[in-house]
RNA sequence: CUGUCCCAUGCGGGAGAGUCCAAAUUAAUUGGCGCCGAAGGAGCAACCACCCCGGAAACUCUCAGGCAACCGGACCGCAAGGGCAGU
Numbered sequence: 001c002u003g004u005c006c007c008a009u010g011c012g013g014g015a016g017a018g019u020c021c022a023a024a025u026u027a028a029u030u031g032g033c034g035c036c037g038a039a040g041g042a043g044c045a046a047c048c049a050c051c052c053c054g055g056a057a058a059c060u061c062u063c064a065g066g067c068a069a070c071c072g073g074a075c076c077g078c079a080a081g082g083g084c085a086g087u
Stems, first nucleotide, its partner, number of pairs: 001086003005083003009079005018033001020032004034067003040063001041061003047055002
């Protein structure tokens, strides 16, 4: 200096599904019923690897989380950092 890589940070965008019922009164809490999938987690698969051990999704399951607003939110973009690699 570069990047098809990894990690966190700041800013922006960011879906879905009950402002459900009751206690007790709007939010929170508890209980009940109904739902959602894009925090996290788990499962399998195309595929990869293979001596063994395995890895792997935006698919699936909903343990967790969520179902007005706020918060959160996979992922995407920008910025400047750290690591790793190359020159």
Description
The RNA shown here (Glycine riboswitch aptamer) has 87 nucleotides and comes from a Hyphomicrobiales bacterium. Model confidence (mean pLDDT): 81 of 100.